[in-house]
About this RNA: This is a predicted structure of a 147-nucleotide part of an RNA (small-subunit ribosomal RNA, 3' minor domain) from a Candidatus Omnitrophota bacterium. It was read from a public genome assembly. NCBI's taxonomy places the organism under Bacteria, Pseudomonadati, Candidatus Omnitrophota.
Context: one part of a larger RNA
RNA sequence: CACCGCCCGUCAAGCCACCUGAGUUGGGAGUACCCGAAAUCGACGAUCUAACCCGCAAGGGAGGAAGUCGCUUAAGGUAAGACCAGUGAGGAGGGCUAAGUCGUAACAAGGUAACCGUACCGGAAGGUGCGGUUGGAUCACCUCCUU
Numbered sequence: 001c002a003c004c005g006c007c008c009g010u011c012a013a014g015c016c017a018c019c020u021g022a023g024u025u026g027g028g029a030g031u032a033c034c035c036g037a038a039a040u041c042g043a044c045g046a047u048c049u050a051a052c053c054c055g056c057a058a059g060g061g062a063g064g065a066a067g068u069c070g071c072u073u074a075a076g077g078u079a080a081g082a083c084c085a086g087u088g089a090g091g092a093g094g095g096c097u098a099a100g101u102c103g104u105a106a107c108a109a110g111g112u113a114a115c116c117g118u119a120c121c122g123g124a125a126g127g128u129g130c131g132g133u134u135g136g137a138u139c140a141c142c143u144c145c146u147u
Stems, first nucleotide, its partner, number of pairs: 003110001005107001008103002011100001013097004019091002023087005031079004039072001041070004047065003052061003113134009
């Protein structure tokens, strides 16, 4: 650059991040149940047993061992969920981007004053109804203040 101004929303194009999404893939952890190695511990221990005790001895006792069972329990398995991450047809809006489209809502009384709330309606800005505000112009009147 000062109304040949400013400016709003839909639509179209490109880019960006996010939300949602039938599902799908993966991850770590937990819960319930199943199974359960080794080991400790506990119970039993008819079998075995040099040391200790009794006994002249045979043998017995104590202790120990094999073995059996049990508790705890690693790994493993099953089930239903929760959490986290990736991916996902599609859906919704947002941001940004010299010169796209449609209109012209706002800014002057912006050409129906504007705005707020709400309801309904409409390609879009928006329109209409009801209630509210003056942060409305103009004209007139009243009250107060200053000169």